[in-house]
A computed fold for a 74-nucleotide RNA from Frankia sp., annotated as transfer RNA. The sequence is in RNAcentral, with records from ENA. The coordinates come from a structure-prediction model, not an experiment, and the mean pLDDT is 81. The organism belongs to Frankia, within Bacteria. Its Rfam family is "tRNA". By type it is a transfer RNA. Its family is annotated with triplet codon-amino acid adaptor activity in the Gene Ontology. The family is grouped with related families in Rfam's "tRNA clan".
C1' cells in the first nucleotide's frame, strides 16, 4: 500500500441480512427479605449507536469520507 471484519450505557453482547419506540445480562442506586452481610426478589437510573455528510416521511441499520481495533495479502 491492498482486502476483509468490527466499533451500540461502566463492562460483555443483541437489534443490521428484511430501514419503523435502542433491548438483554453483569455492574451501580433504592426497597423487600435477614440480628447483620451475602444470596434471592421487586423497582430505578444510565445511550449524540466511533466522528462527519448524504439518501429517505423515517437510519444503529443503506451510500460516501475520516478515525480506531483486529485479521489476511504484499
Nucleotide at each position: 500500500g491492498c482486502c476483509g471484519a468490527c466499533g451500540u450505557g461502566g463492562c460483555g453482547c443483541a437489534a443490521u441480512c428484511u430501514g419503523g419506540c435502542a433491548g438483554c445480562g453483569c455492574a451501580g442506586c433504592c426497597g423487600a427479605c435477614u440480628u447483620g452481610u451475602a444470596a434471592u426478589c421487586g423497582g430505578c437510573a444510565g445511550g449524540u449507536u466511533g466522528g462527519g455528510a448524504g439518501u429517505u416521511c423515517g437510519a444503529a441499520u443503506c451510500u460516501c469520507c475520516c478515525c480506531g481495533u483486529c485479521g489476511g495479502c504484499u